[in-house]
Molecule: small-subunit ribosomal RNA
Organism: uncultured bacterium
RNA sequence: AGAGUUUGAUCCUGGCUCAGGAUGAACGCUAGCGACAGGCUUAACACAUGCAAGUCGAGGGGCAGCACUGGGUAGCAAUACCCUGGUGGCGACCGGCGCACGGGGUGAGUAACACGUGUGCAACCAACCCCGUACCGGGAGAUAACCCGCGGAAACGUGGACUAACAUCCCAUGACACUCGAGAGCCGCAUGGCUCUAGAUUUAAAAUUCCGGUGGUACGGGACGGGCACGCGCGACAUUAGGUAGUUGGCGGGGUAAGGGCCCACCAAGCCGACGAUGUCUAGGGGUUCUGAGAGGAAGGUCCCCCACACUGGAACUGAGACACGGUCCAGACUCCUACGGGAGGCAGCAGUGAGGAAUAUUGGUCAAUGGGCGAGAGCCUGAACCAGCCAAGUCGCGUGAGGGAAGAAUGGUCUAUGGCCUGUAAACCUCUUUUGUCAAGGAAGAAUAAGGAUGACGAGUCAUUCGAUGCCAGUACUUGACGAAUAAGCAUCGGCUAACUCCGUGCCAGCAGCCGCGGUAAUACGGGGGAUGCGAGCGUUAUCCGGAUUUAUUGGGUUUAAAGGGCGCGUAGGCGGGACGGCAAGUCAGCGGUAAAAGACUGCAGCUAAACUGUAGCACGCCGUUGAAACUGUUGACCUAGAGACGAGACGAGGGAGGCGGAACAAGUGAAGUAGCGGUGAAAUGCAUAGAUAUCACUUGGGAACCCCGAUAGCGAAGGCAGCUUCCCAGGCUCGUUCUGACGCUGAUGCGCGAGAGCGUGGGUAGCGAACAGGAUUAGAUACCCUGGUAGUCCACGCCGUAAACGAUGCUCACUGGAUCUUGGCGAUACACGGCCAGGGUUCAAGCGAAAGUAUUAAGUGAGCCACCUGGGGAGUACGUCGGCAACGAUGAAACUCAAAGGAAUUGACGGGGGCCCGCACAAGCAGCGGAGCAUGUGGUUUAAUUCGACGCAACGCGAAGAACCUUACCAGGUCUUGACAUCCACUUAAACUUACAGAGAUGUAAGGUGUGCUUGCACAAAGUGAGACAGGUGGUGCAUGGUUGUCGUCAGCUCGUGUCGUGAGAUGUUGGGUUAAGUCCCGCAACGAGCGCAACCCUUAUCUUCAGUUACUAACGCGUAGAGGUGAGGACUCUGAAGAGACUGCCGGGGACAACUCGGAGGAAGGUGGGGACGACGUCAAAUCAUCAUGCCCCUUAUGACCUGGGCUACACACGUGCUACAAUGGCCACGACAGAGAGAAGCGAAAUCGCAAGGUAGAGCGGAACUCAAAAAAGUGGUCCCAGUUCGGAUUGUGGGCUGCAACCCGCCCACAUGAAGUCGGAGUUGCUAGUAAUCGCGGAUCAGCAUGCCGCGGUGAAUACGUUCCCGGGCCUUGCACACACCGCCCGUCA
Repeated sequence: AGAGUUUGAUCCUGGCUCAGGAUGAACGCUAGCGACAGGCUUAACACAUGCAAGUCGAGGGGCAGCACUGGGUAGCAAUACCCUGGUGGCGACCGGCGCACGGGGUGAGUAACACGUGUGCAACCAACCCCGUACCGGGAGAUAACCCGCGGAAACGUGGACUAACAUCCCAUGACACUCGAGAGCCGCAUGGCUCUAGAUUUAAAAUUCCGGUGGUACGGGACGGGCACGCGCGACAUUAGGUAGUUGGCGGGGUAAGGGCCCACCAAGCCGACGAUGUCUAGGGGUUCUGAGAGGAAGGUCCCCCACACUGGAACUGAGACACGGUCCAGACUCCUACGGGAGGCAGCAGUGAGGAAUAUUGGUCAAUGGGCGAGAGCCUGAACCAGCCAAGUCGCGUGAGGGAAGAAUGGUCUAUGGCCUGUAAACCUCUUUUGUCAAGGAAGAAUAAGGAUGACGAGUCAUUCGAUGCCAGUACUUGACGAAUAAGCAUCGGCUAACUCCGUGCCAGCAGCCGCGGUAAUACGGGGGAUGCGAGCGUUAUCCGGAUUUAUUGGGUUUAAAGGGCGCGUAGGCGGGACGGCAAGUCAGCGGUAAAAGACUGCAGCUAAACUGUAGCACGCCGUUGAAACUGUUGACCUAGAGACGAGACGAGGGAGGCGGAACAAGUGAAGUAGCGGUGAAAUGCAUAGAUAUCACUUGGGAACCCCGAUAGCGAAGGCAGCUUCCCAGGCUCGUUCUGACGCUGAUGCGCGAGAGCGUGGGUAGCGAACAGGAUUAGAUACCCUGGUAGUCCACGCCGUAAACGAUGCUCACUGGAUCUUGGCGAUACACGGCCAGGGUUCAAGCGAAAGUAUUAAGUGAGCCACCUGGGGAGUACGUCGGCAACGAUGAAACUCAAAGGAAUUGACGGGGGCCCGCACAAGCAGCGGAGCAUGUGGUUUAAUUCGACGCAACGCGAAGAACCUUACCAGGUCUUGACAUCCACUUAAACUUACAGAGAUGUAAGGUGUGCUUGCACAAAGUGAGACAGGUGGUGCAUGGUUGUCGUCAGCUCGUGUCGUGAGAUGUUGGGUUAAGUCCCGCAACGAGCGCAACCCUUAUCUUCAGUUACUAACGCGUAGAGGUGAGGACUCUGAAGAGACUGCCGGGGACAACUCGGAGGAAGGUGGGGACGACGUCAAAUCAUCAUGCCCCUUAUGACCUGGGCUACACACGUGCUACAAUGGCCACGACAGAGAGAAGCGAAAUCGCAAGGUAGAGCGGAACUCAAAAAAGUGGUCCCAGUUCGGAUUGUGGGCUGCAACCCGCCCACAUGAAGUCGGAGUUGCUAGUAAUCGCGGAUCAGCAUGCCGCGGUGAAUACGUUCCCGGGCCUUGCACACACCGCCCGUCA
C1' cells in the first nucleotide's frame, strides 16, 4: 500500500466481497509447562445451606454457661455432686460507638445539572480527627435484665414486683454562641457582608484514675466528607410541531442544614419551541478501551471516579449522616411454616443450586500482610483483602532435543516405469546435552513491628534507637544431586484474490463456497492418499467493532448524459457582503497563573533470570482566570462613490389586461341551376344520394373557431408561454446623459404568488376537430394503426387542480480568462468607407476542464457567496401516517424481502422489413429440365430374428459403396473354439504341409498314406501339435478428449504485422477518401511509411508458328506394286507424334480522363486486354464430417462385445422424399443404304479371320504387354422409303415361354437374347433446378470397380443454339456509413399471462 467482481474488450460511475487489527467471547479438532491478568455479555429470573458487622466489663446492673479459689457431702483415693460473684471472664440485658463505610454487588431505572469540565454559595451542613478559648457545682425520678405469673403451635406478646449507669430529667453557672434591637467604621456584581461598642432573651456537662491522663460540655477555626446553583459539553426519530395551570413571574408566609413554586394564600399572564420545545424509542456517565496516518468511528467488561438501585411500589423513624442491600412500617406478587387462629422471608455480598442460554469457576484456606469497625490495650470481627482451586478464555515466556550421518535404506506416493523423482538428513546408527520431567536433599523473600522492657531527647506526653511474639500461601518459589532423549505436535489451507500440486474415487450426483464461482467421465475448486504452504500449544470457524471505504467527503466527494438543480418568481429568518479613517477588543494571536485525580498511553531509569507484569521520574489535550497585541472578521462613530437604486432623453418588442373592428376559409340554412352518382382507400366497405346528393352560383343570411402572406437560424417574457387590425390601461429591459441617494447589496429554509395540457364545479357556447362509443375494413385475432360517423372536450366567464422529457435533462448572483463570423436594439461616426462602444440572439475554433461524448465570455474554465438535491439495483415514488383537494389526485415518504450487479460514455464486431456504392446464372431475358407417369437408385418410415453402421438445411439422401448371390459382412439364427483366426517369448513332443477315405450343413473330427532345410552328425533353423502364462483380439463407446484427412462460406477479396502517429484506454490510423479493376488490381490524395498471408504471375493443358528428332505414325516428289490400298523401296516436305523455343506486353494509333491509373475505339495478329480450361483455397467460421480407411488418449468386453462355419439378412413394403433413366412422339418412330471422332483399356487379358445360331452367344484361335494387334460397330448427321396424329408402326413397364453367359452355387437375389404380352403416360399444381459459347441441349464412345452385374460415377469426342433491356425486386457476398438494451452476436435479447 491494495485486490477480486458488471464488458467480447475499454474507460468511468457504483455497490458487493477479501487481505489487517481487536474481543469478558462461543463452537470444532488438538494439547507439555510457567508467570501475569481475566472468567453469567442471557432471567434486575427464583433461591436450599453456610458464612459476609460487630465491638467495648477501663460506662452499668448482674451472673445463664466455662474455668479457678473457698466451703460442704460421699468415697481409702482418683473423683463425683452441692454451695459460694470471691476471682478470671462473660450469654442475654441497659448504655456507647459502628451498622449511612476510600467495604462488597448490580446497571433495572435515568436523555437528567445524572455525568464530564469550569465556576459560584454574601444561601449551607459536618459524628469520629487536629488546633484554640472557656467550663465540668448540686440534685431527682424511672426502666430493662433478673424474679413471680399469664396468653400463644410458633413468632412473640403481656401483667405484677425489685434495681444500676458515661441511660433520662431538674436546678445552678455561662458567652466571643442563638435571637432581638441601637450606633460607628470598612468592603462587595446585587440582595448585602465583615468588624467594634452598650443592652435584653434562651440554652451545657459524666464520670473514671496507677493522678501522668482518658472521657464529657459550649464556642471558634482547620482537615476529611457532603448539599445546592450556574456556563459549556454529552443519543435517535419531524411519518413527534406545538407544549405548559403551580404552568412563568411577583408580594407575603411556611418548610429545610441551606437558595428556590420546594409548598401555600393573593396578584399578574406569562414561560418553553425549527439554534428542535413536547412526545416516542434507546441508553447508567466519565477516566479510558479498540481501530485509524490523522480527523474520526465504535465501545464503556476487568481497574479507578461519580450516579442510581437493593423482591415490586410507597412512606417515614432513628441518627452527625439514610428516606437505609444483610433496619422499621404499609401495600402487592411470590416462596416457606402452621395446631388454620396466625406467622416467617428477600444472595444485584462470598461460595453454591435450579432455570435461561452458544456460554462463564470452589458450598476452599487465612486474618500472616494491606485496609476497615470497636476497644486504653491484649484482642475480637472482617467471603474487604491476601492466597489456593477450576477453565488455553487472553498476553508474555520455555520446551518437545543438539551435532554428525547417503546404502540417498525400507515403507508410502508418482512417472515417459530394466529405471527415475518425492518423502529425505528425514529415519536407522554414532556422539553430546538435560531446560522440562521423575526421585532425593537443602530451602526462602514477603515481617514492618504490636503490647511490653531498656536507653536517650524536651517540662508533660510524644518521638528516636535497641530487644521483642507473629507466615495462610508452603516444604511452594529457588538451589543442588541422580536418572535418562528419556515425559511432550497439532490445526488450517493448497482455482484466482492468497503462500502452497499431484494421483485415485465421484460424474450438475455426493458435495464445496468469503466474492468471482467449481461438479454433467480425464475436477490442482467435491471426498480420500501422497506431497507442499502457513501458524504453532495452539489452529481454524462463527459473531461483533474499526480499518481498507475519499462508500456521508471538516481534513476529503458530487449533481448536462452515471444517483442528484427545486417548474418559475417575490420575499421572511438566516448566511455572506464595496472603498478610506478613528474607537472597542467578542472572535483571533501571544505571555503568565489555576485546573486537568490515580491508573492507563508515551519517554527515560529500575525490580522479578528475560519478557509480559510491576515500580519510579517526566511529558499532554480541554476549560477557567489574568496581562497584552490590533493585521483580519466583528461592533461602533463620522465619511466616500466604482455595487445598487432614482432622475431626464430616446427608440424597442407576438410582454400582460379590457373593448371595438376585419377579411379568407369552413360547415349549416334558403334559393337557383343540374343529374347519378358522391365520398373514401394500398384496395374496399360502412356513410351520403332520385324525398335530387356531389360538383357550380347567389344571399353582402345568420354562426362559431382560428388569424394565410410578412415569418426568420428573428423578437418579448421569470418560467409556463405570447402572432389579424385598432383604442385605452399596466408592466419591462436596453441605450445615451452622469443630476440625486450613499452599500440601500447577493442568496434565500419556512411562507406567498404564478404555473402548458389534461381533468373537475357552475353557467353559456359549439363551425371545425375529436378521447369514449358505433359501424366498415385489415388481421390467425385487431378491444389498434386506415375509413365513415360521433359524445365529453377543445371556445367564453368565474372558481378549483398544481402536474409534464415544466429540458439547455445545465439553480441564482458577481468577477476574471484567446480568436473568427452572422444577427437584433441603441450609441458613435457619417467618408458609396474602415472600424469602434453597450446590451441581447446564434455558429465555429483555442487554452482549460471532462470518463468520454463534449463544453469553451450565453462555460461544463478560474474563483467568491447563498440555496436545492444525491449516496448500488429492484421492492417504490409503493405502503402506512400526516397535510392539501369537490373528486381525480398531489405533496411528504419508508421497511421486510431480494440481486451482484444496475448504470454512463466510447470501441470492435454481428445484426436491421436503415442508407449509399458494387459484384455473382442472384433476378431479369432465354434454352432445357425437375415436381405428374413407369422404372432404376438412395433416404425416411414401417416391418423383421436381422433388415449391420455412418452421413441430416444449403454443405445428408446414384453419399462412404470404383460395383451385398457365397465371400465381402460389421447384422440375425443355429452349430463350434478358448493363449485363441493374427504377433512375440518359454517348455515338451514330433512331424507339418499335402493326398485319399469316412462322419457332418460346414467349421471340424477320425483313419490311412506321406515325411523339411543347413551341416562341424547332434545340434541349429523353419513348420506343426500339446501345455503354462505374459499377452492377443474387439467395425465395442466417446469425432464434445485427439492426430490426420475432408466439406462449407469461397477463387469471395479479403486477413494481418513492424515502426511511427492519435486516443487515459479498448482501439484507431495504415486498409478510409477521389477514380479504376475480375481483384486491398493499379493511380492520385492523405500521419503515415513499409512489409507478410491472400489476388495476379510462375506450373499443366489447349489455340498459332519455328527449330530439332522420325517408328509402329505420315506420303509431296521418284521407283515397285495392286481390283483397290503408304502395300513396298524410299523420303523428312506435309499431317501427326514429342522435346525445345517464339508469341500477347495495353507494346502501337486515336478519343475520354487529373498530364495518372485506367477505359472506349482501331491497326496488326492464330490469339487482345487475366485468349479458353485446369491445378492452386488467406486469417478464420460451423465443438461441421469421420474413433467403420488409418493412427490414437481414456473407458468397457476377455470360454466373449474375441474367433470359425452353414444358412438367412443388408434386395422386406401401406407409404413419403431426393437423384436419375425412358417416354408421352412427325425437328419423330421404323426399315434400307452408309460417312466422319477422340480418349482409353488389354496377358488367369483383349481376342481377329473363318464358321454355327434369328440373337444372346458357341467353336476357333491369327495377332498383340501394343502410335503396329484386338476391344471397335462410333452414334446423332446424311440419302432413300414408310407411318399420318391414333394411346398409334408412340411408349416400353409388367408378365409368360424358350434360351445364352459368369460362377462351387443365380430360389430368396445377377446380367443378356428371342418370341409373345403391351401397363401408366397425350408435356405435368403450388413450387423449383441447371446453363452466358464450342456453353446449354442432343448423340454416341471409353475407363475404373469387376468372375458376373450401371440408367450411377469418372473421362472422350460429334452435331451445336437462344438470350442478357437492365440492377427495382428475391438469394448470397464485398466496401463505406447509421442505429442498437445484441456479443452463445436477430435462430439474439426480451415483456406479459398461465403452469